[in-house]
RNA sequence: GCGGAUGGCUGGAUGGCUGCUGGGGUGAUUUGCUUGCAGAUGAUCUCAGAGGAAAGUCCGGACUCCACAAAGCACGGUGCCGGGUAACACCCGGCGGGGGAAACCUCAGGGAAAGCGCCACAGAAAACAAACGACCCUCUAUAUGGGGGCCAUGGUGAAACGGUGGGGUAAGAGCCCACCGCGCGCGCGGCAACGCAAGCGGCACGGCAAGCCCCACCGGGAGCAAUGCCAAAUAGGGACCUCGCGCCGCAAGGCUGGGAUGCUUGAACCCAAGACGGUCCGGGUUGGCAGCUAGAGGAUGUCUGGUAACAGAUAUUCUAGAUGAAUGGUCAUCAAGGGCCUCGGCCCGAACAAAAUCCGGCUUAUAGGCCGUCCGCGCGC
Numbered sequence: 001g002c003g004g005a006u007g008g009c010u011g012g013a014u015g016g017c018u019g020c021u022g023g024g025g026u027g028a029u030u031u032g033c034u035u036g037c038a039g040a041u042g043a044u045c046u047c048a049g050a051g052g053a054a055a056g057u058c059c060g061g062a063c064u065c066c067a068c069a070a071a072g073c074a075c076g077g078u079g080c081c082g083g084g085u086a087a088c089a090c091c092c093g094g095c096g097g098g099g100g101a102a103a104c105c106u107c108a109g110g111g112a113a114a115g116c117g118c119c120a121c122a123g124a125a126a127a128c129a130a131a132c133g134a135c136c137c138u139c140u141a142u143a144u145g146g147g148g149g150c151c152a153u154g155g156u157g158a159a160a161c162g163g164u165g166g167g168g169u170a171a172g173a174g175c176c177c178a179c180c181g182c183g184c185g186c187g188c189g190g191c192a193a194c195g196c197a198a199g200c201g202g203c204a205c206g207g208c209a210a211g212c213c214c215c216a217c218c219g220g221g222a223g224c225a226a227u228g229c230c231a232a233a234u235a236g237g238g239a240c241c242u243c244g245c246g247c248c249g250c251a252a253g254g255c256u257g258g259g260a261u262g263c264u265u266g267a268a269c270c271c272a273a274g275a276c277g278g279u280c281c282g283g284g285u286u287g288g289c290a291g292c293u294a295g296a297g298g299a300u301g302u303c304u305g306g307u308a309a310c311a312g313a314u315a316u317u318c319u320a321g322a323u324g325a326a327u328g329g330u331c332a333u334c335a336a337g338g339g340c341c342u343c344g345g346c347c348c349g350a351a352c353a354a355a356a357u358c359c360g361g362c363u364u365a366u367a368g369g370c371c372g373u374c375c376g377c378g379c380g381c
Stems, first nucleotide, its partner, number of pairs: 001377010012334007020049007028041006051352001055363002058361005063223004070265004075219005080094005095109001096107004110214002115212002117208003132154002135149005162180006181203001182201003187196003227290004237281005246255003256272004297318009337348004
């Protein structure tokens, strides 16, 4: 200097005029009533006001309501080991498989001798299968014939029942041997996944489980349109169906029966018929307040522990809450950068995109600019 890989930051600045929403202060006008409370409408000053993804709604929670304590079944989710976290399918560190020369990237990473199923076409044959051409031996014949041996070699295919070399054979074959591969694996190292590995075995028949399945672990449902309060209004409306409409006791209560949940048992609760559940018809309300934003908060710095993710302590600082939906408009100057050029200048000038209960992640989109680390190649000192 070039090429590649990977991590992070930013995603305009300043000023003038003016508009909107919320918090706080000050000061007015006014309503109700219990005379001190609760509101309503202006004015003025001040502070704050849409992101790194607010997006997708893919995970996990906080919070709210319903339900069921517990156990089993069904259903669903996750899937190497260890750690982090409120939790997670997320993050960190490791192990193993695959890709790459490397940095690095990637894996829906438990089980294929528990069982079932699939592998089109081509090919002889696609999984305890099977033998086409060729090769070897032999018979009768003179041919494209029959019988036997064989799958090393050729062909088909994504994949053909180990590979290379040697011996052996009529020709061949783990038939035999050496090495590699595969299976089992003394012992050693590691928390573990796993690694190294003495030695043994000619060696079990491929792939797919993001096919069913087996194994291990986890899991109640719904969601801020949750939920709660106030005000107002109407018809605490009507019809039908299912189950059931009991017993003992003076009473309390007990037994039996019914009810809601994915199913069963069972705990607790309700009911003894005005139960609960199901179907249909009809009426009122569509207003206001709360939930609503200070948290498992964020940012920066320092110290301690840890390889790291992260945890703890401490200091400083920051914080939208709308409700048919605010967070803007305009002018001027500068501006990362880009284009043209007669080299004086002129023109353009930020992508993806807008909070609606909140938070932790993941995924997707993104003009331009800046910073760091690593791998490789070339050149110079």